[in-house]
Molecule: Lysine riboswitch aptamer
Organism: Planococcus sp. CAU13
């Protein structure tokens, strides 16, 4: 090496990511359930207020005994799917959760942010030293762009997937 494009198709980073199926551990000797005894008037949903429906033939609440799961969440293990894969913030927010008010769960859509991935601290969530988000601070390492460099090898430095890489396309000008 003309100038512009969220153009179009394949691809690549890697403990890459995600679903669904098995397995195992953990949840746990925990919950519901029966059984005896304290205890004495209430309980059933997150609040309130209602309705049902249980209770002095003993509620709730606790103690011992007996029995004894599950679910979200983890791991491994092949399998499908695929590379903004996915997650996550805000917002609005369908159906449903006994009714009604507020409130939470909540599909689905706009939006923003994160290249990938570990590790620390600190909050939150959770049975939980697992795991997850969230905020801060570091390391690995692909990828572009400058610099150093005889070098495409190495180093720095910096950015961000609306990007790289390849092959093609479209409009415009010459």
């Nucleotide at each position: 090496a003309g100038u512009g494009g969220u153009g179009a198709u394949a691809g690549a980073g890697g403990c890459g990511c995600g679903g669904a199926c098995g397995u195992c551990a953990a949840g746990a000797g925990u919950a519901g359930c029966c059984a005896u005894c304290c205890g004495g008037a209430g309980a059933u949903u997150u609040g309130c207020a209602g309705a049902a429906u249980c209770u002095g033939u003993g509620a709730a609440g606790g103690a011992u005994g007996g029995g004894g799961a599950a679910a979200g969440g983890g791991a491994c293990g092949g399998u499908c799917g695929c590379c903004g894969a996915a997650g996550u913030g805000u917002g609005u927010g369908a159906a449903g959760g006994c009714u009604g008010c507020a409130g939470c769960c909540g599909a689905a859509c706009a939006u923003g942010c994160u290249g990938g991935u570990u590790c620390u601290g600190c909050a939150u969530u959770u049975a939980a030293g697992a795991g997850a988000u969230g905020c801060a601070g570091g390391g690995c390492u692909g990828u572009c762009a400058g610099a150093g460099u005889c070098a495409u090898a190495c180093u720095c430095u910096g950015g961000a997937g609306g990007g790289c890489u390849a092959u093609c396309u479209c409009a415009c000008a010459u």